Annotation
A computed fold for a 76-nucleotide RNA, annotated as c-di-GMP-I riboswitch aptamer. Rfam family: c-di-GMP-I riboswitch aptamer. Rfam's curators write: GEMM was predicted in a large-scale screen for bacterial structured RNA regulatory elements. Of the family's consensus pairs, 94% are formed in the model.
RNA sequence: GCGAGCUAAAAGCAAACCCAGGGCGACCUGGCGACGCAAAGCUAAAGGGUCUAGAGAUAGAUAGCCAGCUGCCUUA
Numbered sequence: 001g002c003g004a005g006c007u008a009a010a011a012g013c014a015a016a017c018c019c020a021g022g023g024c025g026a027c028c029u030g031g032c033g034a035c036g037c038a039a040a041g042c043u044a045a046a047g048g049g050u051c052u053a054g055a056g057a058u059a060g061a062u063a064g065c066c067a068g069c070u071g072c073c074u075u076a
Base pairs, nucleotide, nucleotide: 003075004074005073012037013036018031019030020029021028022027035064041069042068043067047066048065049062050061051060052059053058
């Protein structure tokens, strides 16, 4: 260095519930809170998937489902 994530340390993110606001809705923002995450950092909503509205055409939501790029610690 590649690969890997057993152990340890430091740091980080933050599901559900509840509260306030927005949206027809999926869901979003803030607070509270930790289920989890070794990329749950960044980019991308389009290629697939899932979900919502709609009779449909279609319009939307989701990156904590799969992707690409970058990166901390450790090295059993």